[in-house]
Context: one part of a larger RNA
RNA sequence: UGACGGGGGCCCGCACAAGCGGUGGAGCAUGUGGUUUAAUUCGACGCAACGCGAAGAACCUUACCUGGGUUUGACAUCCUUUGACCGUCUGGGAAACCAGAUUUUUCCGGUUUUGCCGGAACAGAGUGACAGGUGCUGCAUGGCUGUCGUCAGCUCGUGUCGUGAGAUGUUGGGUUAAGUCCCGCAACGAGCGUAACCCUUGUCCUUAGUUGCCAUUAUUAAGUUAGGCACUCUAAAGAGACUGCCUCGGUUAACGGGGAGGAAGGUGGGGAUGACGUCAAGUCCUCAUGGCCUUUAUAUCCAGGGCUACACACGUGCUACAAUGGGCUGUACAAAGGGUUGCUAUCCCGUGAGGGGGCGCUAGUCCCAAAAAGCAGUUCUCAGUUCGGAUUGAAGUCUGCAACUCGACUUCAUGAAGGUGGAAUCGCUAGUAAUCGUGGAUCAGCAUGCCACGGUGAAUACGUUCCCGGGCCUUGUACA
Numbered sequence: 001u002g003a004c005g006g007g008g009g010c011c012c013g014c015a016c017a018a019g020c021g022g023u024g025g026a027g028c029a030u031g032u033g034g035u036u037u038a039a040u041u042c043g044a045c046g047c048a049a050c051g052c053g054a055a056g057a058a059c060c061u062u063a064c065c066u067g068g069g070u071u072u073g074a075c076a077u078c079c080u081u082u083g084a085c086c087g088u089c090u091g092g093g094a095a096a097c098c099a100g101a102u103u104u105u106u107c108c109g110g111u112u113u114u115g116c117c118g119g120a121a122c123a124g125a126g127u128g129a130c131a132g133g134u135g136c137u138g139c140a141u142g143g144c145u146g147u148c149g150u151c152a153g154c155u156c157g158u159g160u161c162g163u164g165a166g167a168u169g170u171u172g173g174g175u176u177a178a179g180u181c182c183c184g185c186a187a188c189g190a191g192c193g194u195a196a197c198c199c200u201u202g203u204c205c206u207u208a209g210u211u212g213c214c215a216u217u218a219u220u221a222a223g224u225u226a227g228g229c230a231c232u233c234u235a236a237a238g239a240g241a242c243u244g245c246c247u248c249g250g251u252u253a254a255c256g257g258g259g260a261g262g263a264a265g266g267u268g269g270g271g272a273u274g275a276c277g278u279c280a281a282g283u284c285c286u287c288a289u290g291g292c293c294u295u296u297a298u299a300u301c302c303a304g305g306g307c308u309a310c311a312c313a314c315g316u317g318c319u320a321c322a323a324u325g326g327g328c329u330g331u332a333c334a335a336a337g338g339g340u341u342g343c344u345a346u347c348c349c350g351u352g353a354g355g356g357g358g359c360g361c362u363a364g365u366c367c368c369a370a371a372a373a374g375c376a377g378u379u380c381u382c383a384g385u386u387c388g389g390a391u392u393g394a395a396g397u398c399u400g401c402a403a404c405u406c407g408a409c410u411u412c413a414u415g416a417a418g419g420u421g422g423a424a425u426c427g428c429u430a431g432u433a434a435u436c437g438u439g440g441a442u443c444a445g446c447a448u449g450c451c452a453c454g455g456u457g458a459a460u461a462c463g464u465u466c467c468c469g470g471g472c473c474u475u476g477u478a479c480a
Stems, first nucleotide, its partner, number of pairs: 001480002003477003007474007015464002019428005026319008034310002042053002064305007073130001077129002079126005087102006106120006132294002135292003141288002143283003146279001148277001153192006159168003172183003198271004203239002206236004212229003217226002242265001245259005321421001325380007337368003342361002347356003387418001392413007434456007
């Protein structure tokens, strides 16, 4: 100087408390451990691994296993040589591929134009330099990322003090979300962080008016049409919030409490933004890369299988256990997205998944598209039930060469556990929790996951004694 303390002081955080809803019990989905297996590819392991890499394993992916092939190789450059290549057919084969037959004879330039020379692209054969490796080492590395933590800290120059390591500044008194600001001070300044600048949302004005909108006038089944751009909306440029004003407290300060005006008030809400560093944290399987290893195999092609196994254990979720509910009928209101190898209307067929057919749309125009919870009516009457839907049987639909291992969905039948969950434990402070549906990426098909969107919409916070984590000062130390 740090680190640590079941030392002290001050302060903060859904840290506790006050509340609301969960997990832990059940069934299922998914990840992991374990076990099994020819293989169940690999990585990730307290917080910070475990719906994680994987924004989507039937084949492919795929790295694993079994079997069948290839060896200058699936891919790149160079050299020699041949000439088209590709394709089609036959036989063998699970395919890869092998064997045979057949067809065709590329392009550009030069030249002495049936030819020769040079070059380019492609393919076959050959030779070796080499290719290849999701093989090892993240404890050799770059890059990227997690975490403490959006915590308020981390440092430097000059000066001063100390023999020196170092100290001071950065401590102190206040204050703040903040090393934020003020005052004081052997310090005076500065940098990286904080804040602001950026995006979005909340109010208004101006400009613009189609595909958007409709107050007035007509018109229609309908903003449908004429007309209009007032309004909504869209998207560009501006205004607006600064403790600016008043008052009280405070050291005349920073600032704090209250008030006015205002759409908004003291960082307005949300996002992006992550200092010096810590964890030899994670990643050699994104990529790049040193070293090592491999080179008829640890490379590469193909078929089938596996990654989907199942006495069990754990994590994360979904659905429930019902009447604030289940079923049926009617009826209302979103936002944000996506669409031409695509989204698909009206219509017809089917109980349905879906099929047929096909308008419109490269989209503020058309389509996906029905929002759902809600509201109104009706039924069920507390039961393992008209709750719950696992499991199983049968029949189907769709995608796709192909749904056996191993897809999703539909219909009929079946109708398990489950009556609110021990110890323990998690999230959340407002348009939040809870609850309800909608869209998107990936994607042929496949979502209870992920990412986004809106609808309805709470309770509680006395307080900081205690638990956990963190910041500053101080003290002790057989620690570095």